[in-house]
Context: one part of a larger RNA
Order: sequence, then structure tokens, then C1' cells
RNA sequence: UGACGGGGGCCCGCACAAGCGGUGGAGCAUGUGGUUUAAUUCGACGCAACGCGCAGAACCUUACCUGGAUUUGACAUCCUGAGAAUCCCCUGGAAACUAGGGAGUGCCCUUCGGGGAGCUCAGUGACAGGUGCUGCAUGGCUGUCGUCAGCUCGUGUCGUGAGAUGUUGGGUUAAGUCCCGCAACGAGCGCAACCCCUUUCUUCAGUUGCCAUCAUUAAGUUGGGAACUCUGGAGAUACUGCCCCACCUUGAACUGGUAGGAAGGUGGGGAUUACGUCAAGUCCUCAUGGCCCUGAGAUCCAGGGCUACACACGUGCUACAAUGGUAUGUACAGAGGGUAGCGAACUCGCGAGAGUGAGCGAAUCCCAAAAAGCCGUCCUCAGUUCGGAUUGCAGUCUGCAACCCGACUCCAUGAAGUUGGAUUCGCUAGUAAUCGCGCAUCAGCCAUGGCGCGGUGAAUACGUUCCCGGACCUU
Repeated sequence: UGACGGGGGCCCGCACAAGCGGUGGAGCAUGUGGUUUAAUUCGACGCAACGCGCAGAACCUUACCUGGAUUUGACAUCCUGAGAAUCCCCUGGAAACUAGGGAGUGCCCUUCGGGGAGCUCAGUGACAGGUGCUGCAUGGCUGUCGUCAGCUCGUGUCGUGAGAUGUUGGGUUAAGUCCCGCAACGAGCGCAACCCCUUUCUUCAGUUGCCAUCAUUAAGUUGGGAACUCUGGAGAUACUGCCCCACCUUGAACUGGUAGGAAGGUGGGGAUUACGUCAAGUCCUCAUGGCCCUGAGAUCCAGGGCUACACACGUGCUACAAUGGUAUGUACAGAGGGUAGCGAACUCGCGAGAGUGAGCGAAUCCCAAAAAGCCGUCCUCAGUUCGGAUUGCAGUCUGCAACCCGACUCCAUGAAGUUGGAUUCGCUAGUAAUCGCGCAUCAGCCAUGGCGCGGUGAAUACGUUCCCGGACCUU
């Protein structure tokens, strides 16, 4: 000087408390450990590993295993020789690969001998190649403390010096935010603001969007309109700015209220993450030092595996029902995606779907039905008209191919489960809870995951003694 203390003071945070809903019990999904295996590829391990890398493991992916093959190699540059390239038939084979046959000569230069570019085959060696090791050799990127309010510097001053001061103190703030004081005076990185979305208004524009007035139609459908909605350009608006009371000597500020206002005290959300810490994570994104392999630890192919299953844990989904189940009818979103695509309408099928195919590179057409809601029924608490696992049959779709190992449909089947021990997690408002919709990856999909979108819409916070984490001062 720091760090630490079951030292002290002061302060903050869904940290506790006050509430609401979960986890832990059941079934299933998924990840991990363990075990098993020829292989069950590898990494990640308190918070900060475990629905994590994986925004898609049937083949491919794929790195693993077994078997079959190759050795200048699947890929790059250079050298030599031959042939244009390319296309067709065909033997063996699981394929990789391989035995053989046929067609065919182009482009540029030319002294007509040939040369060159590109591609293919053969040969030779320099070399290629490695998801092999080391994240404790590294770059880059990332997590974490933590969106916590801190971390420093120049000059000056003090101290023999390490260092201190500034940055401490008194107030105040979400904030090292601001004010006052002070041997300090200033400055930088952070805070805040500048950026984006949202909330209100003005203005410009008016199609594919809109429809108040006037006609018209089955329908904003058509004529028409430019008001409204909306879209997207440009602006405005909020600053404790005004007033009052209380508090503060003053100041900075704070509490409550009035007015105005769409909005009131950083309005709400996002992006933005200081100096550093953890030899944190990643050599399997990429890059890269060193080491190692080079007839194999490289490369190609087929099949298998990553999907195993006495068990243990994490994260989720569905339930145990009447605030519910179920049948018919009916209402209201937002944000997205679409040409190897979205696919209307019609016909067929109980259905998943099939056939035909309008329109649309989309404010025009399509995905598209929003669902909870409202209107009936079950009629009283049952293992049920709850619950849907599991299993059997029959099918649909994608794809070369659904046996290992896909999703979905119909019929039948109808487990466990009657609210879950100790414990533990999330959340302070359009939040929790609940309801559906979309997208990326993607042929399809094991998505109940991830990322977004809107609908309905609560309860509670006395307070800071205690638990956890953190900031400052002091010892």
C1' cells in the first nucleotide's frame, strides 16, 4: 500500500422481509455424471459447466469404431512427358475404386517444325495434409465481479523512503452526481448526455394503406375524397423550467402539493461494460510459436456409433382438474417469412395429406385459424367426459434411404399422478402469472430449446435486525 476479520460506522441491490408463481414428488423431453460398449468423438465443472459449443447427429455433418481402399495424396505452387476438354457404352464391387471399348478435336501465336493458356492422365521430388499435444508459450474473441462507481495521471506540497495528498471531511445523488470546506490546482478513462425503439403533437407525401361527407357494391368493391387511421422523411416537446409549503445558516439538493401537460422528476426499454481480477474459457471458428505423425495420427468409401441404460443430478414441458374438461357458433392482435418459395379457391380423403392450380419477388397475393375471451353442455369430486405415458394395427409426408434412429394422422389401449420432505429459484408494473402467433437453423425433424411478437393482466414492499453480494471511511 492492499487483502482479510464470526472488528466498528455509513449505504445499496428481488439480498432479506411483504407477496405471487414455481423447483424438489409423477410421466415425458433434453443436457451431464456414472456404467456399458468395437465406438458410445471432443470440449465446458461452484456462482460464471450441465435445453452449454449444437440457429437442427437417419446418410452427409463426424472429429469416434469396424471393414474395404490410396500414398506427391481430397487441396496449393513448381518441374518433365503424353493427351484438348468433354461425352457415351460397359466388367467386378457395399461403395470408394477398377477391367475394357467408342465418339471427339476447339482457343491464342506461328518461320507450319512447333510454342502458349486452360483442363485431364502419368512420373519425380521439393512439399501438401493433421478437429494430433500444449489456452500454463500466444493473438483474437468471450464469460465474471458489474452498468458496480470506481480506476488513474501531470504539476505542486508533505515524508529519509515505501508512499501520502488530490480521491479524505460535512451534506446530497442512481452515480468520484453536484455543492460547501480543505495544500492542493487541474486533467484522463469510466457516470451522465450525444445513438436507436416507444409515448404526444406539428408539417410534408397519399399507393398497394385509409373512408368522414356524396354516389355505388355481396365486399373500400368502384367512382371520388386527402379529413381520420396508418406508413416514413423532417421537426417540436420535459428542463425540477414555473408557483406554494416544510426542511437545509447559505448552497447543492430532498419531501409533499398546485397549475399546465400525452408524458414529471435519469418518463419506459435497448445498445453502450472503466483500470483490472479469476495462469477463468476457447490451439474443435479462425490465426499462430514450439513439439509430434508422414505406407499414417494424412486421405477416400460402406456400415455402425455420437440416440446404449441397474442408476444419480441439472434445466424444462404436460398434468394431477370445476378459476376446469368438452362440442357447435362467434369477436379482437402484433411482429415476421415467402420464387428450388408462400401457395388461395375448387375436388377427393374421418384425418395427416393428395390432385389441379389463381395470385404474389409482396402495405396489393399467400403462410393465417390467433388463443385465452363470449354464447351452451358435463352436474359435484370420481382415478372421472381429469390426465395423457406406454403399447398394438393401419396410414401420410420429407428424403437415394426412416431397421438401428424422423415427424405427423386415424382407430384401439389408457401407466404414474389427487399439489409434492428437507430445501431451493424467479419476479416490483403493462412486471409476475397466463394465452396464443412468428422467425433463424432446416429436405425432413426428435423445438417442450433459443430469439422475438402481441392478447388478458395481478398481489406486495412495515422496514434494514438477520442471510448473500457489493461500495466508501476507519481499526